The prediction has a mean pLDDT of 84. A computed fold for a 77-nucleotide RNA from a Candidatus Bipolaricaulota bacterium, annotated as c-di-GMP-I riboswitch aptamer.
RNA sequence: ACCUUGAAAAGGCAAAGCUGAGGUAACUCAGUGGCGCAAAGUCAUGGGCCCGAUUCCCGGGUCGCCAAGCUACCAGG
Numbered sequence: 001a002c003c004u005u006g007a008a009a010a011g012g013c014a015a016a017g018c019u020g021a022g023g024u025a026a027c028u029c030a031g032u033g034g035c036g037c038a039a040a041g042u043c044a045u046g047g048g049c050c051c052g053a054u055u056c057c058c059g060g061g062u063c064g065c066c067a068a069g070c071u072a073c074c075a076g077g
Stems, first nucleotide, its partner, number of pairs: 003077004012037002017032006035064001041070002045067003048062005
């Protein structure tokens, strides 16, 4: 350096709920809070699901739904 396995050691992220704000909505952001997570880092490319228009086309959301791309700590092989 590369491949592979994975513990939650050191750290990291942070569900639901609650509060405030944004949005028609799905949902998002911040605070609080911790269900969990070896990529629960990033990305909306494919699929799924959700919302809005519609019922032809379209727009938006979800990566902690799945797959793929890119990047990455530690320990063992």
The sequence was found by an Rfam model in a public genome assembly. The source organism's lineage runs through Bacteria, Bacteria candidate phyla and Candidatus Bipolaricaulota.